[in-house]
RNA sequence: GAGUAGGAGAUCCGCGUUAAGUGCCUAAGGAUGGGAGGUCGCCUUAGGACGAAGGCUUAGGCCGCGGUGGGUCCCCGCUGCCGC
Numbered sequence: 001g002a003g004u005a006g007g008a009g010a011u012c013c014g015c016g017u018u019a020a021g022u023g024c025c026u027a028a029g030g031a032u033g034g035g036a037g038g039u040c041g042c043c044u045u046a047g048g049a050c051g052a053a054g055g056c057u058u059a060g061g062c063c064g065c066g067g068u069g070g071g072u073c074c075c076c077g078c079u080g081c082c083g084c
Stems, first nucleotide, its partner, number of pairs: 001084001006076002009073006015066003024048007034082002037079002054063003
């Protein structure tokens, strides 16, 4: 110095708006640079609290909203030991 789980932005396709999802708290479990481990990072499950922006059109559909899901691109990017 390279390289992870992940994170930000952009873009495309979706989901919800009859409220799931996201975020928060508690508990348990799981994976996590090349190796074996590891968490205050990440994921899953269960429980709990809180909570939203809809509108237009009328065969169709369109525009929004959500700290919304996924793909792609680009940038950022582990810790003690060992290795490259």

Source information:
The RNA shown here (THF (Tetrahydrofolate) riboswitch aptamer) has 84 nucleotides and comes from a pig gut metagenome. The coordinates come from a structure-prediction model, not an experiment, and the mean pLDDT is 88. The RNAcentral record of the sequence draws on MGnify.